The prediction has a mean pLDDT of 88. This is a predicted structure of a 349-nucleotide part of an RNA (small-subunit ribosomal RNA, central domain) from an uncultured prokaryote.

Context: one part of a larger RNA
């Protein structure tokens, strides 16, 4: 390379758009480029391969033969790819309606709860754990009770509920604004799928410059515990958690399952919409979209997966190739670092 794989044994990039390329719907017509088949040329010679022959015999020569899977010219055949030309409408994709929703920017906004500060009441305790102390408190806490303050998260609704391509999205009120569902069509007509490079999105942490800072809490202090206890458990308590703008680019980024499509029994739920029967029951069946619980044929080493397939088949990418060394070393890119990213060898079992 090939071949065989990629839910859990090595393997699907953390998502997407897209460039080159790759593949691609129906009829019809031409063309014959690619494929078929014929016919010639040509494919140096030695190797290789058979069948004879010569060294005693074999390595080795020697003859002949095939054979050299390729190229080139010609003559035909048109299924099917490919171009060319026309048409079609099932796929995409415009278009009108409707109704779903924590999609998403950026704005005002509201309650409850900590915390804190003021003052009233009130008097010896409070906290806190298995016990306890460190800690607060007679300079009046803890509790209650009123009014300010300030950050942050948004109980109840709440639901294998809903949106979004991943990350992710949850009070509330309008503005702006993307996607998708259904249902109409008398529109375009193959405008499509996939996607090496590249582009952007991309939780937590950190990172940089400025604000904010209520609880929460790495680091740190101190008390406990313990043979020790640089932990668990307690008191505090600072970066950070928030905000604004530049970075970073990684996660068990997971459905451990790349995309796109077709096709293969069923039952039960639930979601958002359509169109009927029956009938006013919140009743039934049916059909499109998602989104779960079981199963069947299939599949799998099993477990399991089963129209949301890991089942049949196609199309493009992307990975794997024994374990350790090592996703590490060096180089290259990328970054303010921190690292990411790309990625061996030696050696060893």
């Nucleotide at each position: 390379c090939u071949g065989g794989g990629c839910g859990u044994a090595a393997a699907g990039c953390g998502c997407a758009c897209g460039u080159a390329g790759g593949c691609g719907g129906a009829c019809u017509g031409a063309u014959c480029a690619g494929u078929u088949a014929g016919a010639g040329g040509u494919g140096a010679a030695a190797u290789c391969c058979c069948a004879g022959g010569g060294c005693u015999c074999a390595a080795c020569c020697c003859u002949g033969g095939a054979a050299c899977u390729g190229c080139c010219u010609u003559u035909a055949a048109u299924a099917c790819u490919g171009u060319c030309a026309g048409u079609c409408u099932a796929g995409a994709g415009a278009u009108c309606g409707a109704g779903a929703g924590a999609g998403g920017u950026g704005a005002g906004u509201g309650g409850a709860a900590u915390u804190c500060c003021a003052a009233g009441u009130g008097u010896a305790g409070a906290g806190g754990u298995g016990a306890a102390a460190u800690u607060c408190g007679u300079a009046g806490a803890u509790a209650u009770c009123u009014g300010g303050a300030g950050g942050a998260a948004c109980a109840c609704c709440a639901g294998u509920g809903g949106c979004g391509a991943a990350g992710g999205c949850g009070g509330c009120u309008a503005c702006c604004u993307g996607g998708a569902c259904c249902g109409g069509c008398a529109c375009u007509g193959a405008c499509g799928c996939u996607g090496a490079g590249g582009u952007g999105c991309g939780a937590a942490a950190g990172c940089g410059u400025g604000c904010g800072g209520a609880g929460c809490a790495a680091a740190c202090a101190g008390g406990a515990u313990u043979a020790g206890a640089u932990a668990c458990c307690c008191u505090g308590g600072u970066a950070g958690u928030c905000c604004a703008c530049g970075c970073c680019g990684u996660a068990a980024a997971c459905g451990a399952u790349g995309u796109c499509a077709a096709c293969u029994a069923g039952c039960c739920g639930u979601u958002g919409g359509g169109a009927g029967g029956a009938u006013u029951g919140g009743c039934u069946g049916u059909u499109c979209g998602g989104u779960g619980u079981c199963g069947c044929a299939g599949u799998u080493a099993a477990c399991g997966c089963a129209u949301u397939a890991a089942g049949c088949u196609c199309u493009c990418c992307g990975c794997c190739u024994g374990g350790g060394g090592a996703g590490u070393a060096c180089g290259g890119u990328c970054g303010c670092a921190a690292g990411a990213u790309u990625a061996a060898a030696a050696c060893u079992c």